[in-house]
Molecule: Bacterial RNase P class A
Organism: Pseudomonadota bacterium
RNA sequence: AGAGUGGGCCAGGCGGCCGCUCGCGGCGCGCUUCGUGCGCGGCGCGGGAGGAAAGUCCGAACUGGACAGGGCACGGUGAUGGCUAACGGCCACCGGGAGUGAUCCCAGGGAAAGUGCCACAGAAACGACACCGCCGGUAUCCGCAUAUCGGCAAGGGUGAAAUGGUGCGGUAAGAGCGCACCGCGCGGGCGGCGACGCCCGCGGCAGGGCAAACCCCACCGCCAGCAAGCCCGAGUAGGGGGCGAUGAGCCGGCCCGGCUCGCCACCAGCCCCGGGUAGGGCGCACGAGCCCGUCAGCAAUGGCGGGCCCAGAGGAAUGGCCGCCGCCCGGCCGCUCAGGACGGACGGGUGACAGAAUUCGGCUUACGCGCCCGCUCUGCCA
Numbered sequence: 001a002g003a004g005u006g007g008g009c010c011a012g013g014c015g016g017c018c019g020c021u022c023g024c025g026g027c028g029c030g031c032u033u034c035g036u037g038c039g040c041g042g043c044g045c046g047g048g049a050g051g052a053a054a055g056u057c058c059g060a061a062c063u064g065g066a067c068a069g070g071g072c073a074c075g076g077u078g079a080u081g082g083c084u085a086a087c088g089g090c091c092a093c094c095g096g097g098a099g100u101g102a103u104c105c106c107a108g109g110g111a112a113a114g115u116g117c118c119a120c121a122g123a124a125a126c127g128a129c130a131c132c133g134c135c136g137g138u139a140u141c142c143g144c145a146u147a148u149c150g151g152c153a154a155g156g157g158u159g160a161a162a163u164g165g166u167g168c169g170g171u172a173a174g175a176g177c178g179c180a181c182c183g184c185g186c187g188g189g190c191g192g193c194g195a196c197g198c199c200c201g202c203g204g205c206a207g208g209g210c211a212a213a214c215c216c217c218a219c220c221g222c223c224a225g226c227a228a229g230c231c232c233g234a235g236u237a238g239g240g241g242g243c244g245a246u247g248a249g250c251c252g253g254c255c256c257g258g259c260u261c262g263c264c265a266c267c268a269g270c271c272c273c274g275g276g277u278a279g280g281g282c283g284c285a286c287g288a289g290c291c292c293g294u295c296a297g298c299a300a301u302g303g304c305g306g307g308c309c310c311a312g313a314g315g316a317a318u319g320g321c322c323g324c325c326g327c328c329c330g331g332c333c334g335c336u337c338a339g340g341a342c343g344g345a346c347g348g349g350u351g352a353c354a355g356a357a358u359u360c361g362g363c364u365u366a367c368g369c370g371c372c373c374g375c376u377c378u379g380c381c382a
Base pairs, nucleotide, nucleotide: 001378002377003376004375005374006373007372008371009370010368012325013324014323015322016321017320018319020048021047022046023045024044025043027041028040029039030038031037050353054364055363057362058361059360060359061358062225063224064223065222074221075220076219077218078217080092081091082090083089094108095106096105097104098103109216110215114214115213116210117209118208131156132155133152134151135150136149137148138147139146140145164182165181166180167179168178169177183205184203185202186201187200188199189198190197191196229282230281231280232279235277239273240272241271242270243269247261248260249259250258251257289308290307291306292305293304294303295302296301326350327349328348329347330346332344333343334342
């Protein structure tokens, strides 16, 4: 210098003017049940989007419902150790794979419990197999060769995959048939918390792949979501209740009781009660909070100390214009042999993804001019 790889940061700064929204404090006006209560409008001060606020894919807090315990069904997860409130997240490590490497990727339990599938090609895709081929016997034949009966699976061929691999021996030709190494299985020892690794011995070696196919095993999981849920609560309509009827006369000392008359009511009116609606409030902004330092730890993370308060709208505010600086682009001039770099004035631009809506922890996706740090490979110079 080129190529690559891992991590972190930013999402322009300052000022002026005009707005929007929330809170607090004055002021003015109106209403008023008079309490400085409510509403409206100025003024002053202060707060006002993001790294993803997004997708709503996981995990929780919170809230309501359901629920003795256990099981079935269903869904999810899947090596080990740790972190965490929890997780399918993160960190470290192991195993496998890719890369020269830094580094990256992996749903990474079980295929001798059972079932199923393995397209095309191929002889054969599971207790399967011989197409070409190799070897031997017999017949025809001088022979080549052909036919037939056996042996074989080395070589070729098909396929994503063909029943361990390489080499030597062996054989008619072959074959774990024998041997060495690798692989595999079993046993033991050592190291590690563990996944696992290393070493030694034994066994010629037994059963291809797929479980993001059913399934089996282990573990986890009730359901719904802030339009959750709770409180206050008009007007109108509708529901319940009360008053409106419980009276008058006679019998009689009075009460009960009896008789007669009046009234009829499920009306109108007035009052009370309760549910719901409109509307208002809470939930709802001090929290698994943020920043700095320090300690423990490889790290994720945690402990301790100090400091800080940081949007709360709700048909939904957080915006617009201008100036200066910064940054980027363009050609020009200077410097220079030239280019680059640098300096100068001028012109243009100031971007992307996107926007809170109960709140957190993650993951994923979208995206910009860029900036910083570590590491790797290659080339050149010293």